[in-house]
Predicted 3D model of a 349-nucleotide part of an RNA (large-subunit ribosomal RNA, domain IV) from a Patescibacteria group bacterium. Its mean pLDDT, the model's own confidence on a scale to 100, is 84. The RNAcentral record of the full RNA draws on ENA. Taxonomically the source falls in Bacteria candidate phyla (Bacteria).

Context: one part of a larger RNA
RNA sequence: CCUUUGUUUAGGAACUCGGCAAAACAGCGUGCGUAACCUCGGGAUAAGCACUGUCCCGCACAUAAGUAAUUAUGUGCUGGAUCGCAGCUAAAGACUUCAGGCGACUGUUUACCAAAAACACAGGUCCCUGCCAACUCGAAAGAGGAUGUAUAGGGGCUGACGCCUGGCCAGUGUCCGAACGUUAAGAUUGCUGGUGAUCUCCGGUUCGCCGGAGUGAGCUGGGAAUUGAAGCGCGGAUGAACGCCGGCGAUAACUAUAAUCGUCCUAUGGUAGCGAAAUUCCUUGUCGUGUAAGUUACGACCUGCACGAAUGGCGUAACGGUCUGAAGACUCUCUCAACAAAGGACUCG
Numbered sequence: 001c002c003u004u005u006g007u008u009u010a011g012g013a014a015c016u017c018g019g020c021a022a023a024a025c026a027g028c029g030u031g032c033g034u035a036a037c038c039u040c041g042g043g044a045u046a047a048g049c050a051c052u053g054u055c056c057c058g059c060a061c062a063u064a065a066g067u068a069a070u071u072a073u074g075u076g077c078u079g080g081a082u083c084g085c086a087g088c089u090a091a092a093g094a095c096u097u098c099a100g101g102c103g104a105c106u107g108u109u110u111a112c113c114a115a116a117a118a119c120a121c122a123g124g125u126c127c128c129u130g131c132c133a134a135c136u137c138g139a140a141a142g143a144g145g146a147u148g149u150a151u152a153g154g155g156g157c158u159g160a161c162g163c164c165u166g167g168c169c170a171g172u173g174u175c176c177g178a179a180c181g182u183u184a185a186g187a188u189u190g191c192u193g194g195u196g197a198u199c200u201c202c203g204g205u206u207c208g209c210c211g212g213a214g215u216g217a218g219c220u221g222g223g224a225a226u227u228g229a230a231g232c233g234c235g236g237a238u239g240a241a242c243g244c245c246g247g248c249g250a251u252a253a254c255u256a257u258a259a260u261c262g263u264c265c266u267a268u269g270g271u272a273g274c275g276a277a278a279u280u281c282c283u284u285g286u287c288g289u290g291u292a293a294g295u296u297a298c299g300a301c302c303u304g305c306a307c308g309a310a311u312g313g314c315g316u317a318a319c320g321g322u323c324u325g326a327a328g329a330c331u332c333u334c335u336c337a338a339c340a341a342a343g344g345a346c347u348c349g
Base pairs, nucleotide, nucleotide: 001344002343003342004341005340006339007338008337010335011334014333019330029051030050031049032048037042039160053082054081055080056079058077059076060075061074062073063072064071065070083087095328096327097326098325099324100323101322102320103319107119108118123158124157125156126155127154128153129152135144136143137142161315162314163313164312166245167244168243171242172241173238174237175236176235177234180233181232182231186227187226188225189224191222192221193220194219195218199214200213201212202211203210204209246264247263248262249261250260273307274304285301286300287299288298289297
């Protein structure tokens, strides 16, 4: 010097990103007492206060024995005595309060850097599915779904509860519709290029056939017409489907502001509620509270760069190894160090 541990005057968070760590609080004992809020269950051991050993007298009650007087044991109460610094005497054994964010809750998770505000959840809602169900696994057989049957099963989103959930169907998606347009392979019928069997005619012939002209089946290339489904175009519906929810100018008898008016664009122009927010750039916005002093916190304001209604909005008791701010108690976290123990390091062996 390091690790682990113990003690400390005065102060008591001045330490630090942050009371991290440590200290302190002390029992689901007995008796009192207990707020806001609340889903009336809770909150709650809220908070807070007092008591506690041992011995003795007396009283009351209960149980047991006894015919009974009474005796024994236990519990409670009044009074007294006694010892210690200290009586839940050791060990073991909650710190508490106030305010806010998030998530309702118990639960689950990154085995080995994240336990959370993430996931799940009960509840809500939408879509699909009539049973050989939808859906999933599997070339298939088959199996799960389910020895279930729409109060069932599968999928998506939201996430207890309370109050609610506004406008837009132009785009994309989904569903319904079928008159018309467009549209494939295929089918049918012509046209045309190539090749060319067969047959006919002419010429030659060594009678085997050869050359030429025409006819033209079949095969094949090309290009039309008619017919030809879904789809798409087309018509409608649909947002707890994907999503989206404006700009400029003027105006009231101080000023300021604009209930109001005009105009452009759009499918419609953000409703209720909330708002410098887990969202606010400018920003430590402005005002207030708390502090001697507060970029944090809480309450407001609204100028929302860029909240907003099941990608849910706003509240909310209870709950939380959650996050943020404050207070009490307490302390070597600190002012500021000191001492001690054990084990290392170091020296010798």